[in-house]
RNA sequence: AUGAACGCUGGAAAGUAGCCGGUCCCGCACGGGUCGGCUCGCCGAAGGAGCAGAGGGGGAAACCCCCAAAUCUCUCAGGCCCAAGGACAGCGGGGG
Numbered sequence: 001a002u003g004a005a006c007g008c009u010g011g012a013a014a015g016u017a018g019c020c021g022g023u024c025c026c027g028c029a030c031g032g033g034u035c036g037g038c039u040c041g042c043c044g045a046a047g048g049a050g051c052a053g054a055g056g057g058g059g060a061a062a063c064c065c066c067c068a069a070a071u072c073u074c075u076c077a078g079g080c081c082c083a084a085g086g087a088c089a090g091c092g093g094g095g096g
Stems, first nucleotide, its partner, number of pairs: 002096001006092005015040001017039006024033003041080003047076001048074003055067004
């Protein structure tokens, strides 16, 4: 100088959508919950993918060659009351 695990704190967006089913739960029933399936809409900040290549390197040079990031783009996955989770940030932590 770099700085892992781990701990504490902060931490956004978007549906409490609709339909169907169960031998499950509450209930006299209506109904509600839960689980499973399907449909439509939406979000981007686990993860994943992409480059209209930011940037870096090579080269005398080129409209040449190589590498290539993101909070950008996509939305496969994930998510759309609360909670949980959460990129990232700050502090602590101390391996090598």

Predicted 3D model of a 96-nucleotide RNA (Glycine riboswitch aptamer) from uncultured Phenylobacterium sp. The RNAcentral record of the sequence draws on MGnify. The coordinates come from a structure-prediction model, not an experiment, and the mean pLDDT is 76. The organism belongs to Phenylobacterium, within Bacteria.